Transfer RNA from Amycolatopsis nalaikhensis, 73 nucleotides, folded computationally. NCBI's taxonomy places the organism under Bacteria, Actinomycetota, Pseudonocardiales, Pseudonocardiaceae, Amycolatopsis. The sequence is in RNAcentral, with records from ENA and MGnify. It matches the Rfam family "tRNA". Rfam describes the family as follows. Transfer RNA (tRNA) molecules are approximately 80 nucleotides in length. It is annotated as a transfer RNA. The same sequence occurs in records of 3 taxa. The coordinates come from a structure-prediction model, not an experiment, and the mean pLDDT is 82.
RNA sequence: GCCCUUGUAGCUCAGUGGACAGAGUGGCGGUCUCCGAAGCCGCAGGUCGCAGGUUCGACUCCUGCCGGGGGCA
Numbered sequence: 001g002c003c004c005u006u007g008u009a010g011c012u013c014a015g016u017g018g019a020c021a022g023a024g025u026g027g028c029g030g031u032c033u034c035c036g037a038a039g040c041c042g043c044a045g046g047u048c049g050c051a052g053g054u055u056c057g058a059c060u061c062c063u064g065c066c067g068g069g070g071g072c073a
Stems, first nucleotide, its partner, number of pairs: 001072007010025004018056001027043005049065005
């Protein structure tokens, strides 16, 4: 340098062009307990890597750039 793949909550990851963008775990609060742990209930937490484009509508499709992983040279 070229090709493939990947980027979504603190972390691990879902998400078939249309719902208010979700789960687990973690955090906080409550319940329970003599106190904790576990269990149960609730709450908060997101420029969907960045910028454009297509579309009535984009996390999703296209292009460029940036970061991670892999391959070729």